A computed fold for a 98-nucleotide RNA from Halomonas sp., annotated as TPP riboswitch aptamer (THI element). Its Rfam family is "TPP riboswitch aptamer (THI element)". From the family's description: Vitamin B(1) in its active form thiamin pyrophosphate (TPP) is an essential coenzyme that is synthesised by coupling of pyrimidine and thiazole moieties in bacteria. Of the family's consensus pairs, 95% are formed in the model. The source organism's lineage runs through Bacteria, Pseudomonadati, Gammaproteobacteria, Halomonadaceae and Halomonas.

RNA sequence: AUCACUCGACAGGGGCGCCCGCGUUAACAGUGGGCUGAGAAGCACCCUUUGAACCUGAACCGGAUAACGCCGGCGUAGGGAGUCGUGGUGUUUCUCAC
Numbered sequence: 001a002u003c004a005c006u007c008g009a010c011a012g013g014g015g016c017g018c019c020c021g022c023g024u025u026a027a028c029a030g031u032g033g034g035c036u037g038a039g040a041a042g043c044a045c046c047c048u049u050u051g052a053a054c055c056u057g058a059a060c061c062g063g064a065u066a067a068c069g070c071c072g073g074c075g076u077a078g079g080g081a082g083u084c085g086u087g088g089u090g091u092u093u094c095u096c097a098c
Stems, first nucleotide, its partner, number of pairs: 001092001003090004007085004011048004016042001017035006054079003060073004
């Protein structure tokens, strides 16, 4: 110095649903609990082009469920937010010394 993995700094992107109770004339908000999940409003979590984080298609299709992208398909689809570094480990090459 190269490459791989990783770490850090700063910056950026993203989602937050379903069911039951309380609440309400009814509903929303709020609040307690249950389901899935990394995360269901957290000083959090996930993702940042090597990009299934997330959005669109989609009030989609199949299956399951108390219910919900809950699971699978769609999906090699169309979009989607990055730079830096005297960091760490390994690797290869070059140079110097013994």